This is a predicted structure of a 536-nucleotide part of an RNA (large-subunit ribosomal RNA, domain I) from Gemmatimonas sp.
Rfam family: Bacterial large subunit ribosomal RNA.
The source organism's lineage runs through Bacteria, Gemmatimonadota, Gemmatimonadales, Gemmatimonadaceae and Gemmatimonas.
RNAcentral holds the full RNA, with entries from ENA.
Context: one part of a larger RNA
């Protein structure tokens, strides 16, 4: 020095465990904010560094309800207290709530500095403290009301890449994606045919299945990629503008005038309405006022039956034997594996207060109408439709390119009217643009309650089971960990000895076990030491 075995050290794999995570479906909630949010700074404890809670009334104050013996958070110490005159704790409603932050009296390098006005306290006063108030924008004569800022995803709109793919690359693709901005809601958006269809017909919109990787589109490359129909879900339709009638104001070229505002009227394509004639006048629906639920939720409580014998054991929940309950044999805990020990479970019960909700339902009051006919006078959304040029959107990349949207220009008809049916024309069919609103079916989950899992089990599962977005790194934007387990119970080793009263160790003691002694269950391997044997 090596090989082998053994005994230790070291190390923390493995097994077992779980207070954490992950996913999903149901239900709830879908917002908070100038009555000052979200998020912070600084404080508050007898002793108090961290976390939690709270705010100068500071681990808390008041009231109502629950609950019933202990309590002063995590947190195991000492001290001192509280509590059957009902504490701690749980629920509901209030009070307090420093400073910063939209931050809003002014300023500012956030958590600081400096003011005006009114009141008040101290002081002779100067002055200081405390309370209230004072930003800006919109609307309004004013009083005053509203706005702002934050928030995970979902939604609509305004902008809008590149890597990449095409085995290079430019059209194309990626993709109207990522990202930025604006706005809204619990959903948003869409939505009541100038729609489809096809010679038959349908009858608002969304979403799902199908149609279908079809029709198409495409350096016809890579790729992209519909719609109708059919089946489901859910269903709901309304209101203006105009003609005409009237009121008020206003203008002049005064008339059976024009304009503005308001009220009535009216709302469609088998055309409808106005105007004229005739008939008709409700149930219902809507607004407002009064008054106003319940179910359910936010605490909780009741809840059956062995702690019987023997054995093993530190311990019985195990084994053997004998019983019992069950609308309860889910689950968890208890010194090992418990229907009957504990918490619960099945089942049934419960709210002063708050939510549900000033909702449903009720009462009162106000408002609200259509049908037929004649006639063909009037009305039926204009710088609109369309066209030209240039773009964009559709499956459609200029193509035969319709349709929809935008910019610039030109610019109709007006019911004997107009749009569409994929250039265009005719015939035919179908619909009525240039105004507005609209529940449900449907997307999402920062969040709450309970539930489930051929989900993970500490290098896994969240980055985070642990004082984690912490320590640490970075000027900054930002990046971002390691780290769980004594024991049934601290019974956490009194006392003695060695020792640097260091580490550590030896006795003694606890315990089932300390070779469970505190980064303590199990304790693999690398690596190290020692012992023994052998080889050199």
């Nucleotide at each position: 020095c090596g090989u082998a075995u053994g005994u230790g050290g070291g190390g923390g794999a493995u097994g077992c465990c779980u207070g954490g995570g992950c996913a999903c479906a149901c239900a709830g909630a879908g917002g908070c904010g100038a009555u000052g949010a979200a998020g912070g700074g600084c404080g508050c404890g007898g002793u108090a560094a961290g976390c939690u809670g709270c705010g100068a009334u500071a681990a808390g104050c008041g009231c109502g309800g629950g609950g019933g013996a202990g309590c002063g958070g995590c947190a195991c110490a000492c001290a001192c207290g509280c509590a059957u005159u009902g504490a701690u704790c749980c629920c509901g409603c209030g009070a307090u709530g420093c400073c910063c932050g939209a931050a809003u009296g002014g300023g500012g390098a956030a958590a600081c500095c400096c003011g005006g006005c009114g009141g008040u306290u101290g002081g002779c006063a100067a002055c200081a403290g405390c309370c209230g108030u004072c930003a800006c924008g919109g609307c309004g004569c004013a009083a005053g009301c509203c706005g702002a800022g934050c928030g995970a995803a979902c939604c609509a709109g305004g902008g809008g890449a590149a890597c990449u793919g095409a085995a290079a690359c430019a059209u194309c693709u990626a993709a109207g994606u990522a990202c930025c901005c604006u706005g809204a809601g619990g959903a948003a958006g869409a939505g009541a045919a100038a729609u489809c269809a096809a010679a038959c017909g349908a009858g608002a919109u969304g979403c799902c299945c199908c149609g279908a990787g079809u029709a198409g589109u495409g350096g016809c490359g890579a790729g992209c990629g519909a719609a109708a129909c059919g089946g489901g879900u859910a269903c709901a339709g309304g209101c203006c503008a105009a003609a005409c009638c009237g009121a008020u104001c206003u203008c002049c070229u005064u008339g059976u005038g024009g304009g503005a505002u308001c009220g009535g009227g009216g709302u469609u394509g088998u055309a409808g309405g106005a105007c004229c004639c005739a008939c008709g006048g409700a149930c219902g629906c809507g607004g407002c006022a009064c008054g106003g639920a319940a179910c359910g939720g936010u605490a909780u409580g009741c809840g059956a039956a062995g702690u019987c014998g023997c054995c093993u054991g530190g311990a019985a929940c195990g084994g053997c034997g004998c019983g019992c309950c069950a609308g309860a044999g889910a689950c968890g805990g208890u010194g090992a594996u418990a229907g009957c020990c504990c918490g619960g479970u099945a089942g049934g019960a419960g709210a002063a207060a708050c939510c549900u909700a000033g909702u449903a339902g009720g009462u009162g009051u106000c408002g609200u109408a259509g049908u037929g006919g004649a006639g063909u006078u009037c009305c039926u959304g204009a710088g609109u439709a369309a066209c030209g040029c240039c773009c964009g959107a559709c499956u459609c990349g200029a193509g035969u390119a319709a349709u929809c949207g935008g910019g610039c220009g030109u610019g109709a008809a007006g019911c004997u009217g107009g749009g569409g049916g994929g250039a265009c024309c005719a015939c035919c069919c179908u619909c009525c643009a240039a105004g507005c609103c609209u529940a449900a079916a449907g997307a999402c989950u920062c969040c709450u309650c309970g539930g489930u899992g051929a989900c993970c089990g500490a290098u896994a599962g969240u980055g985070g089971a642990c004082g984690a977005g912490u320590a640490c790194c970075g000027u900054g934007a930002g990046g971002g960990a390691c780290a769980g387990g004594u024991g049934a119970a601290a019974a956490g080793c009194a006392c003695c000895c060695c020792a640097g009263u260091g580490c550590g160790g030896g006795g003694a003691g606890u315990g089932a076990a300390c070779g469970a002694g505190a980064g303590c269950c199990u304790g693999a391997a690398a690596c190290c030491a020692c012992a023994u044997a052998c080889a050199u």